[in-house]
RNA sequence: UCUUCGGGGCAGGGAGAAUUUCCCGACCGGCGGUAACAGUCCGCGAACGAGCCAAGCUCGCCGAGCAGGUGGAAUUCCUGCGCCGACGGUAUAGUCCGGAUACGAGAAGA
Numbered sequence: 001u002c003u004u005c006g007g008g009g010c011a012g013g014g015a016g017a018a019u020u021u022c023c024c025g026a027c028c029g030g031c032g033g034u035a036a037c038a039g040u041c042c043g044c045g046a047a048c049g050a051g052c053c054a055a056g057c058u059c060g061c062c063g064a065g066c067a068g069g070u071g072g073a074a075u076u077c078c079u080g081c082g083c084c085g086a087c088g089g090u091a092u093a094g095u096c097c098g099g100a101u102a103c104g105a106g107a108a109g110a
Stems, first nucleotide, its partner, number of pairs: 001110005012024003026095002028085002030044004039083002048060005065081005087098003
């Protein structure tokens, strides 16, 4: 420098004119680090807000865990009980549709 890769998820039921949006319940977990495996420990990306005509860059913002056990070492494993999840649309959405065939931390290769 180039190439490729790089996000998952409402089964079943209730009420209703209408909802995968409400209620019961179900399900999901990006990237790097960390004495041993992490959505919830630290950091990053995306999203969101502001500035500049724009590209793009800069700044801002940036969710959530305890107890017990094993061990040399784990807020990462095991057990128990919790919790969290951008914006726009729509019957109120982490899971549907959309911006997005985008962007991307980063991974692998040449």

FMN riboswitch aptamer (RFN element) from a mouse gut metagenome, 110 nucleotides, folded computationally. The model forms 100% of the base pairs in the Rfam consensus. The coordinates come from a structure-prediction model, not an experiment, and the mean pLDDT is 87.